This is a predicted structure of a 72-nucleotide RNA (transfer RNA) from Micromonas pusilla CCMP1545. Its mean pLDDT, the model's own confidence on a scale to 100, is 82.
RNA sequence: GCCUUCUUAGCACAGUGGUAGUGCGUGUCCUUCGUAAGGAUGAGGUCGGGAGUUCGAUCCUCCCAGAGGGCA
Numbered sequence: 001g002c003c004u005u006c007u008u009a010g011c012a013c014a015g016u017g018g019u020a021g022u023g024c025g026u027g028u029c030c031u032u033c034g035u036a037a038g039g040a041u042g043a044g045g046u047c048g049g050g051a052g053u054u055c056g057a058u059c060c061u062c063c064c065a066g067a068g069g070g071c072a
Stems, first nucleotide, its partner, number of pairs: 001071007010024004018055001026042005048064005
C1' cells in the first nucleotide's frame, strides 16, 4: 500500500428495514440471628462519528475513526 472482518448497556455477546434484548455485573426489597445462596422488581444504551437511500435505518450505500486478520 491492497483486500477483508468487527464496532450495540460497566463486561461478554444476540438481533433485525417498523421507536433494542440475553447472560454476568449493579441498585432496592423479601428470605436469615448474620453472610452466602435463592426469589421479586428496577436503573443503565445519541446501536463508534458524519452523509445518503427510504414513509421509516441499529440493519442498506458512501466517507471518516478505532480494533483484528490476510497478501505484498
Rfam family: tRNA. The family's RNA type in Rfam is transfer RNA.